The RNA shown here (transfer RNA) has 75 nucleotides and comes from a Polyangiaceae bacterium.
RNAcentral holds the sequence, with entries from ENA.
The organism belongs to Polyangiaceae, within Bacteria.
Its mean pLDDT, the model's own confidence on a scale to 100, is 81.
Its Rfam family is "tRNA". Rfam classes the family as a transfer RNA. Rfam links the family to the GO term triplet codon-amino acid adaptor activity.
[in-house]
RNA sequence: GCCGACUUAGCUCAGUGGUAGAGCAGUGCUUUCGUAAAGCACAGGUCGUGAGUUCAAAUCUCACAGUCGGCUCCA
Numbered sequence: 001g002c003c004g005a006c007u008u009a010g011c012u013c014a015g016u017g018g019u020a021g022a023g024c025a026g027u028g029c030u031u032u033c034g035u036a037a038a039g040c041a042c043a044g045g046u047c048g049u050g051a052g053u054u055c056a057a058a059u060c061u062c063a064c065a066g067u068c069g070g071c072u073c074c075a
Base pairs, nucleotide, nucleotide: 001071002070003069004068005067006066007065010024011023012022013021018055026042027041028040029039030038048064049063050062051061052060
């Protein structure tokens, strides 16, 4: 330098054009003599950044950034 994959909640991930979700973690409540476990509820998001397409974008297109992998060249 070239190619590919990935970037969504604190963490691990789903969601392939029409209300952004799950598990764990967190907080509260119930239960218990107390803790744990269990149950219920709550909170937590500029969907990497910017632009474009569209009535409508996490999703499609382009550029950029980051992470990972592969290939190539030079010395």